[in-house]
RNA sequence: CUCUGGAGAGCGGCGUCGACAGCGCCCACCGAUGGGGCAAAUCUCUCAGGUAUCAAGGACAGAG
Numbered sequence: 001c002u003c004u005g006g007a008g009a010g011c012g013g014c015g016u017c018g019a020c021a022g023c024g025c026c027c028a029c030c031g032a033u034g035g036g037g038c039a040a041a042u043c044u045c046u047c048a049g050g051u052a053u054c055a056a057g058g059a060c061a062g063a064g
Stems, first nucleotide, its partner, number of pairs: 001064005010027001012026005028051003033048002035045003
């Protein structure tokens, strides 16, 4: 790098919209990407990120 498996947390409210989609705002929540702290960490903080289906991402594990 390729393939496979892969969790957690609001189908929240308001506005827009043909629309339960998308987008903006507000509050709540998650921790398995990145980042900070610690000797280090799947511990911790939640800054970015994420929280219906689809899609994407995804630590880690197996095979090549």
A computed fold for a 64-nucleotide RNA from Azonexus sp., annotated as Glycine riboswitch aptamer. The sequence was found by an Rfam model in a public genome assembly. Its mean pLDDT, the model's own confidence on a scale to 100, is 76.